RNA sequence: GGGCAGCUAGUUCACUGGUAGAACGCUUCACUGAUAAUGAAGAAGUACAUGGUCCGAUUCCAUGGCUGCCCA
Numbered sequence: 001g002g003g004c005a006g007c008u009a010g011u012u013c014a015c016u017g018g019u020a021g022a023a024c025g026c027u028u029c030a031c032u033g034a035u036a037a038u039g040a041a042g043a044a045g046u047a048c049a050u051g052g053u054c055c056g057a058u059u060c061c062a063u064g065g066c067u068g069c070c071c072a
Base pairs, nucleotide, nucleotide: 001071002070003069004068005067006066007065010024011023012022013021018055026042027041028040029039030038048064049063050062051061052060
């Protein structure tokens, strides 16, 4: 320098045009002599940024950023 993939909750990942969910973690309660485990409840993200398309964008398009991989 060329090509490809990814970016969504604290972490790992789903979702895929109709205002976002799971697991683990975290908080509270129950249980216990006390932990762990288990059960119940709850908090937590306007989805990398900007612009465009659309009635409507996390999703489609463009540009930029970051990370990883391949080629030279």
Transfer RNA from a Candidatus Levyibacteriota bacterium, 72 nucleotides, folded computationally. The source organism's lineage runs through Bacteria, Bacteria candidate phyla and Candidatus Levyibacteriota. Its Rfam family is "tRNA". Rfam classes the family as a transfer RNA. Rfam describes the family as follows. Transfer RNA (tRNA) molecules are approximately 80 nucleotides in length. Model confidence (mean pLDDT): 83 of 100.